A computed fold for a 130-nucleotide RNA, annotated as FMN riboswitch aptamer (RFN element). The sequence was found by an Rfam model in a public genome assembly. The prediction has a mean pLDDT of 80.

[in-house]
RNA sequence: AUUAAUCUUUGGGGCAAGGUGAAAAUCCUUACCGGCGGUUUAGCCCGCGAGUCAGCCAUUGAUUCAAUGGUAGACAGAUCUGGUGAAAUUCCAGGGCCGAUGGUGACAGUCCAGAUGAGAGAAGAUUAAA
Repeated sequence: AUUAAUCUUUGGGGCAAGGUGAAAAUCCUUACCGGCGGUUUAGCCCGCGAGUCAGCCAUUGAUUCAAUGGUAGACAGAUCUGGUGAAAUUCCAGGGCCGAUGGUGACAGUCCAGAUGAGAGAAGAUUAAA
């Protein structure tokens, strides 16, 4: 240094200013934000995670259902132009675009809630093997 098992820790940012209004951090102007792995450095290239849906299995409670856990599946967002270079939809310049569910005096990427949750992964420790 590699592989496997177990454990520990860690693991998401953002509405400032103005307008309308009875009411908006939700609308309008403008502002701000960008998880993880891969690849030359990426919100919008390939994939993963969170979310939703219905199925199966287990447990618990219950009259055909509910809760919790597991499992495989489906659905689910967005980029172009120019420059440099061996190499970049990743850098530089310019112009665009995207953002779960429920709640709310008014429609939410930015407020509140599920969430002191879950989690891709990251770091470390111990043990074993060649």